Source information: The RNA shown here (transfer RNA) has 71 nucleotides and comes from a Candidatus Woesearchaeota archaeon. The sequence is in RNAcentral, with records from ENA. Model confidence (mean pLDDT): 83 of 100.
């Protein structure tokens, strides 16, 4: 060069067009004599850019990083 997988939170991921959900870490609280542990709140995300839709994380092209295979 070319093909196939993938890219959601600080980190791991789930999500077959209609409310972005779990883990874990972080921040306040319960608990405890005190930390831990455990249990309840909270905060924190869809690589970009266009296109189809009444509506896109999802479908469709383009582009960027990644991993594998072929040259």
């Nucleotide at each position: 060069g070319c093909g196939a997988c993938g890219g959601u939170a600080g980190u791991c991921u789930a999500g077959u067009g209609g409310u972005a959900g779990g883990a874990u870490a972080g921040g306040c609280g319960c608990c405890u004599g005190c930390c831990a542990c455990g249990c309840g709140c909270c905060u924190g995300a869809c690589c970009c850019g266009g296109g189809u839709u009444c509506g896109a994380c999802c479908c469709c092209c383009g582009g960027c990083c990644g991993u594998c295979g072929c040259a």
Its Rfam family is "tRNA". Gene Ontology term of the family: triplet codon-amino acid adaptor activity. It is annotated as a transfer RNA.